[in-house]
């Protein structure tokens, strides 16, 4: 770096999804060390309990505990008591004072704002400790605390009274470079003003301790603060207007200090579209995380600044708070109470409970760093240093290393007598190493200081050197030696993306998924197992952030059709903006300066064994301020200019506007005539008008809207949109002149005008038309199309609305940029050319996903506006805003889907289109549908009525022969291997064979016979085990086989060229043809499968050849080609010839076609046949067979007997006979061809009416037999009838087959004699030796249900004008929102579950404000009574304010009967809108 997913594929658009890195992270499974870092993100939610700020006795008064000295007393180590003039000494509780407590440490509520960066200013300020510098430190006086003494309270505290000390307080002196006052002068400055100089005059200090500090004034310094200002900081416009201390002045007041900060009074200002005011959200930065980068997101630790400290408010003390660990004073809460009353504030450290997915120890230490206080010793110090927890993270290590093949056992897999993999991987053996565990023994650094002793310098002290002391971490790091491969490996995925593949089990069930999907019986996608991958002390998942997303685009997108140009002009703000020249320097670019804390990132370079980490230096930190410098562009200023714009003047043009008036034609309506029965409508009708005289026609009248012809691809207007004339009025363009101006432009957020038709107020007007509406039709239905009527409306004025597919789906304005050919105005010419606005087609190059555009760009660039960012939801809801209303403009979420979308491409499809064929259809024969019956199938019945085929492509199909058998069914007996085959073992001489009993039979039981060989062993069968067997199931796992479009003319390839591509071309066009048959043309040129042709059959005929076939001639003859010959002829069968549009005439380029043409037996593929391109229907078949998988195994195997497959209210398919006169019946007579025969055909004779029996030759077949072919001919006979027609049924007697004809067979003969009189709707075949009709042969086979199916020949027709119409097909060509492909797609009500949202009556929470009432602490002012010498003080009143009440609106959340539309749900429910002219074009 990209990959994946819309399509049947294809580009493009454009959304979703993943790979990447990160995280204070959380779950799962798993776990060996060690460094370094991090750890309540949620309830600023309540806190038990211990710590977190004290110090100083070198300020003081002082002695409660300790310690020291003395005593006593005794239980010999406690206990008391003194400290004498004295806390004298070590210390030291509590107090008085002093410092600190305003640091450190938390924590992120609030806060959108000078909070916070960042750069500046304070001439408007402070600033304790520290450092320097100057001067000074004099004198007095009143108290109070503790103690002590009484008291009150449960306790917290608190009262009185005596008494006392200070570096505590107060008074006085002294005092100025301090500070006020008043005026002068001087030098600076941006303004107020600021320094600096003399003079007067006010006013203010102080403290001591005891030698070490301290303290007071006043300057400078350094630290820390405070103000002000520029600039930069989040999201909403469905927040547009806000503000009265509000903006400014003046004066005062208060502050360190400016200032409306506050207060009189004056004025009326002050912010706002560059976005004020509300509303929501949030500390800010350094930086961190991602990225190429812009930038997006983030603000945990660590550093800076800021805010809070239970909620709110308020001030004291101090330099410094308006104060976490103080102080009132009000709420909430929680605690203690004797009920009177008090306490308290972990957003310090630890720790609890609560919340929550989720985050640690109530550790050590002051040893180091740092802070407070001290002279210092030290004391404090949950500040920090440290250790504990936890795989949160990063980082290093480790769990061994070589050999070792018999390729071991074991798993797993397989084509399975064996092979593969797991694997050198194990075991084992041999050799190695010892990090790391564990044991044991040494053991650092971090220490610098400070204290104590010495020493050395000058100067009481201070520096300097020497010793010595002091380590929580610490049983540390680290080192050695000792053992020994010992102690140490998992998670995760394995369908594509995306590394990595099998096998079971499951069987749309379990479940799996990030996104596409997967799973319905062979699942690399589920689970599990083998193997693999991939990372590893971790591995995944979850969650969030960038990224990729050029997917909001500044870098860096776009807007005809994919989302996205305003409806159109005008114009304000704004942005851009012609030519010269000066000048200026804002922007712009250079150079320095100052800032950009540290730390991080980035180099180098050292330190921990490496690293992570940590140091040092370097660099950067893109930025902000200043100052100097450049002037090309921009911008400001001036001056000039004409080419942009515009004026003038002269023409010209138009359906350009608005008013006014005039026209003719049609319709319509009244009147009158004229005339008579139907008019009108439609696909066809009917409503409806009409004998009361309609339509028609003629004439007059009247009203009312539209303007044929011209007219057009025209013209004119900003758009919308404008048509008879003829007038007025007003606008505009263009052309020509080049006279004036002098940049006067373009564009245009917000605004203001026009705005199509529908609608809406008011008055009018109303002919045709014509929403609602009636009534006719159509239709299942018909609230529609179609008719017949009609009301608003459509006309006018005036008023609203303000929206379209308002469209060129293309914003406005400017400049350039190849060619051709029209059209319309003007100029110039009038012959051709020219030129200029303008309005079309046609293509270059560019651009485009493509279609396409192409000087009227969608091209090449500039300004400027508007609008887009998946699809639904939805232009819907809330809300503003505009309207009378309707409804416009503004304009969201939840939810939900993974697609929605443009434009080519390939098919298929169309009740699009054109062109051709086909018994498609017409035009002819004959049939089916109506009877009887055969047969098959549904259905139904049954113990079964095995199975299969089911539109065309199933139904006289599988079956080309169901009484048993077949038989796959089903009852009912029985076997456990029936057959074959093979191995092994046992026993035996069987087995066959004939005989019996029992039984329906299989069977089962008995009897009688019964091998070879010398052994060894053959043979036989029988048992026994293993291998079977299944017409059990998938025909959607399959081979093979059929069937069908369809013998339809197709179907594809190389190569080349065309297209980003899919694809296309070729194979298209013009002829032709039975065809993709040929022929031309042709970016295609060639090829294959197909067509054709090659094969068989038939039609003529030659040559061979003559036997079983022939017999002309010759000869015999029983008169039969029967002989003997014969090869002419028929025929048989073997090779040939023959036909190719070859010839001829027309007509064409040419294929070719046409001819009643020649010639030919045949003439235009002769006639038939086989032969069936790529493919389609997951078409049929697992039951022809064959096979993979599941199934069943004393049975879903198999054997028997009996039964069914043949049933019968019934419905359909395919046949048969026939309904008669062109026949039927009786006699007589002619002529076939393909076949078949030995378990056969059977001649002849005989017997029977027959069917057939009986004796019997020939034939294994051109020899014999089936086998007399029938129609046909001729003659007699019915004469139109249910008949002499027609045979169904029945009944009677046979024959034949065959183990058996009952279920359930065929034929005979006698008898009987049923429906039927030519078939509704509606359908089939057939185009010539065809149809029709007539018969004979054959396979199945014992026999037949054979009207069936394959073949034969006999007789022998009718018609095709044609190609509008149905059906099927094939090309090209159009439309598609279909691709499972029209038996597609899809739409909306309605029923039915879920799920979010909207209105909503009530109820109920919060937030900001506004008015009135009260009003606590407390600062300020004000004050005669008390206190107090005074100072002052306590009471008191005022003035603001937290709080709290009460009231009206607001904002904003929740609930909600009950309603609305949405969404999404496996097959509901009615219809069919919409995609093909989708059946009435679609849409808005």
């Nucleotide at each position: 770096a990209g990959a994946g997913u819309u399509u049947g594929a294809u580009c493009c658009u454009g959304g979703c999804u993943c790979a990447g890195g990160a995280u204070g992270a959380a779950c799962g499974c798993u776990a060996g060390c060690g460094g370094c870092a991090g750890g309540c993100u949620u309830a600023a939610c309540a806190c038990a309990u211990g710590c977190a700020a004290g110090u100083c006795g070198a300020a003081c008064g002082g002695u409660a505990a300790c310690a020291u000295g003395a005593g006593a007393g005794c239980u010999u180590g406690c206990u008391c008591u003194c400290g004498u003039c004295c806390g004298c000494u070590g210390a030291c509780g509590a107090c008085c004072g002093g410092c600190g407590c305003a640091c450190g440490g938390g924590u992120g509520c609030g806060u959108a704002a000078c909070a916070c960066g960042u750069a500046u200013g304070c001439a408007a300020c402070c600033u304790a400790c520290c450092u320097c510098u100057u001067a000074c430190u004099g004198a007095g006086g009143a108290a109070u605390a503790g103690c002590c003494c009484a008291g009150a309270g449960a306790a917290a505290u608190u009262u009185g009274g005596a008494u006392u000390a200070a570096u505590a307080c107060c008074u006085c002196a002294u005092a100025a470079c301090a500070c006020c006052a008043c005026a002068a002068g001087a030098u600076c400055g941006c303004a107020u003003g600021a320094u600096c100089u003399a003079a007067u005059g006010g006013u203010u200090a102080a403290a001591g301790g005891u030698u070490a500090c301290g303290g007071u004034a006043a300057g400078a310094g350094a630290u820390g603060g405070g103000c002000a200002u520029g600039c930069g900081u989040c999201c909403c416009a469905u927040u547009a207007g806000u503000u009265u201390g509000u903006u400014g002045g003046u004066g005062a007041g208060g502050u360190a200090a400016u200032g409306g900060c506050u207060c009189a009074c004056c004025a009326a200002g002050a912010c706002u579209a560059c976005g004020a005011u509300g509303g929501g959200u949030a500390g800010g930065g350094g930086g961190u995380c991602u990225g190429a980068g812009a930038g997006g997101a983030u603000u945990g630790u660590c550093c800076c600044c800021c805010a809070c400290a239970c909620u709110g408010g308020u001030a004291c003390u101090g330099a410094g708070a308006c104060a976490c660990g103080g102080a009132c004073c009000a709420g909430a809460c929680u605690c203690c109470u004797a009920c009177g009353g008090g306490a308290g504030g972990c957003a310090g450290c630890a720790g609890u409970g609560a919340g929550g997915a989720a985050u640690a120890u109530u550790g050590g230490u002051c040893a180091a760093u740092g802070g407070a206080c001290g002279c210092a010793a030290g004391u404090c110090u949950g500040a920090a240093c440290c250790a504990g927890c936890c795989a949160u993270g990063u980082c290093g290590c480790g769990u061994g290393c070589a050999g070792g093949a018999u390729g071991a056992c074991g798993g797993c897999c397989c084509u399975a007598u064996g092979g593969g993999u797991u694997g050198u991987a194990a075991a084992c053996c041999u050799g190695c190493u010892u990090u790391u565990u564990u044991a044991c023994a040494g053991g650092a650094a971090u220490a610098a200081u400070u204290g104590u002793c010495g020493c050395u310098a000058c100067g009481u002290g201070u520096a300097g050197u020497g010793a010595u002391u002091u380590g929580a971490c610490g049983a540390u790091a680290c080192u050695g030696u000792a053992u020994g491969a010992a102690u140490a490996a998992g998670c995760a995925c394995c369908g594509g993306c995306u590394a990595a593949c099998u096998c079971c089990g499951u069987g749309c069930c379990a479940g799996c998924a990030g996104c596409c999907g997967c799973g319905g019986u062979a699942a690399u996608a589920c689970g599990g197992a083998g193997g693999g991958u991939g990372c590893a002390a971790g591995c995944g998942u979850u969650a969030u952030c960038c990224g990729g997303a050029u997917u909001u685009a500044u870098u860096g997108g776009g807007u005809u059709u994919a989302a996205a140009g305003g409806g159109u002009c005008c114009g304000u703000a704004g942005g851009c903006g012609g030519a010269u020249c000066a000048u200026u320097a804002a922007g712009u670019c250079a150079g320095u300066g100052g800032u950009g804390a540290a730390a991080u990132c980035c180099g180098a370079c050292a330190g921990c064994u490496c690293a992570a980490c940590u140091g040092u230096c370097g660099a950067a930190c893109u930025g902000c301020c200043a100052u100097u410098g450049a002037u090309a562009c921009u911008g400001g200023u001036g001056a000039u200019c004409u080419u942009g714009a515009g004026u003038a003047c002269g023409g010209u043009u138009g359906a350009a506007g608005u008013a006014g008036g005039c026209g003719g034609a049609a319709u319509a309506u009244g009147a009158c005539a004229u005339g008579u029965a139907g008019c009108g409508g439609u696909g066809a009708a009917a409503u409806g008008c009409u004998u009361a005289g309609a339509u028609a026609u003629g004439u007059c009248a009247u009203g009312g809207a539209a303007c044929a012809c011209c007219g057009a691809u025209u013209g004119c207007g900003a758009a919308g949109g404008c048509a008879g004339c003829c007038u007025a009025c007003u606008a505009a363009g263009c052309c020509g002149u080049u006279a004036c101006u002098g940049a006067c432009g373009c564009u245009g957020a917000g605004g203001g005008a026009c705005g199509a038709a529908a609608g809406u107020g008011u008055g009018g007007g109303g002919a045709g038309c014509g929403a609602a509406c009636a009534g006719g039709a159509u239709u299942a239905g018909a609230u529609a199309c179609c008719c017949u009527g009609g009301u608003a409306g459509u006309c006018c004025a005036c008023a609203c609305c303000g929206u379209a597919a308002a469209c060129g789906a293309u914003g406005a304005u400017u400049a350039c940029u190849c060619g051709g050919u029209g059209c319309u105005a003007g100029c110039g010419a009038u012959a051709c050319u020219g030129u200029c606005a303008g309005u079309g087609c046609c293509c270059a190059a560019g651009c485009g996903a493509a279609a396409g555009u192409g000087a009227u760009a969608a091209g090449u660039a500039a300004u400027c506006c508007a609008c887009c960012u998946g699809g639904g939801g939805a232009g819907u809801a809330c809300g503003g805003c505009c309207g009378c209303a309707a409804g416009g403009u503004u304009g969201a979420a939840a939810c939900u889907c993974a697609a929605a979308g443009g434009a080519a491409u390939u098919g298929a499809c169309g009740g699009g289109g054109g062109c051709c064929c086909g018994c498609a259809c017409a035009a002819g024969c004959g049939g089916u549908g109506g009877a009887g019956c055969a047969u098959g199938u549904g259905g139904u019945u049954u113990a079964a009525u095995u199975c299969g085929a089911u539109g065309a492509u199933a139904c006289g199909c599988g079956a080309g022969g169901a009484a048993c058998c077949u038989u796959a069914c089903c009852a009912g007996g029985g076997c456990u291997u029936a057959a074959a085959u093979g191995u092994a073992g046992a026993a035996c001489g069987a087995c066959c064979g004939g005989g019996g009993u029992g039984g329906a039979a299989a069977c089962a039981c008995c009897c009688c016979c019964u091998u070879u060989u010398u052994c060894g062993a053959a043979c036989g069968g029988u048992c026994u085990a293993c291998a079977a067997g299944g017409u059990g199931c998938u025909g959607c796992a399959u081979g093979g086989u059929u069937g069908u479009c369809g013998u339809c003319a197709g179907c594809u390839c190389g190569u080349g060229c065309c297209g980003u591509g899919a694809g296309g071309u070729g194979u298209c066009g013009g002829g032709u043809u039975a065809a993709g048959u040929c022929c031309c043309a042709u970016a295609a040129c060639g090829a294959g499968c197909g067509c054709a042709a090659c094969c068989c059959c038939u039609a003529u005929u030659u040559c061979u050849a003559g036997u079983u076939g022939c017999c002309a001639g010759c000869g015999g003859u029983u008169c039969g080609g029967c002989c003997g010959g014969g090869g002419a002829c028929u025929c048989u069968a073997g090779a040939g010839a023959a036909a190719c549009u070859g010839c001829c005439a027309g007509c064409g380029u040419a294929a070719g076609c046409u001819g009643u043409g020649a010639g030919g037996a045949a003439g235009g593929u002769g006639g038939g046949g086989a032969c069936g391109a790529c493919g389609u229907c997951a078409a049929a078949u697992c039951a022809u067979c064959a096979c993979g998988g599941c199934c069943c195994u004393u049975a879903c195997g198999u054997c028997c007997u009996g039964g069914g497959c043949c049933a019968c209210a019934c419905a359909c398919g395919u046949g048969c006979u026939a309904c008669a006169a062109u026949g039927g019946c009786c006699g007589g007579u002619a002529c076939a061809a393909c076949g078949a025969g030995u378990u056969g055909c059977c001649a002849a004779c005989c017997c029977g009416c027959a069917a057939g029996g009986g004796u019997g030759a020939g034939c294994u077949a051109a020899u014999c037999u089936c086998u007399c072919a029938a129609a046909c001919c001729c003659c007699a006979u019915c004469u139109c009838a249910g008949u002499u027609c027609g045979g169904a049924u029945c009944g009677g007697a046979g024959u034949c087959u065959g183990c058996a004809a009952c279920u359930c067979g065929a034929c005979u003969c006698c008898g009987u004699g049923a429906a039927g009189u030519u078939g509704g709707a509606a359908u089939c075949g057939c185009u010539a030796g065809u149809a029709a009709u007539c018969g004979c042969g054959c396979a199945u086979c014992a026999g037949c249900c054979a009207u069936g199916g394959c073949g034969c020949g006999g007789u022998g027709a009718a018609u095709a004008c044609g190609u509008u119409c149905c059906c099927g097909g094939g090309c090209c060509u159009u439309g598609u929102a279909c691709a499972c492909a029209c038996c597609g797609c899809c739409c909306g009500u309605c029923a039915a579950g879920c799920c979010a949202u909207g209105g909503a009556a009530u109820c109920u929470g919060g937030g900001g404000g506004c008015g009135c009432c009260u009003g606590a602490a407390g600062u300020c002012a004000g004050u005669a009574a008390c206190c107090g010498u005074a100072a002052g003080g306590a009471g008191c009143u005022g003035c603001c304010u937290a709080g709290g009440g009460c009231g009206a609106a607001u904002c904003u959340g929740g609930u909600a009967a009950c309603u609305a539309g949405g969404g999404c749900u496996a097959a509901g429910u009615c219809g069919u809108a919409a995609c093909a002219a989708g059946g009435u074009a679609a849409c808005c």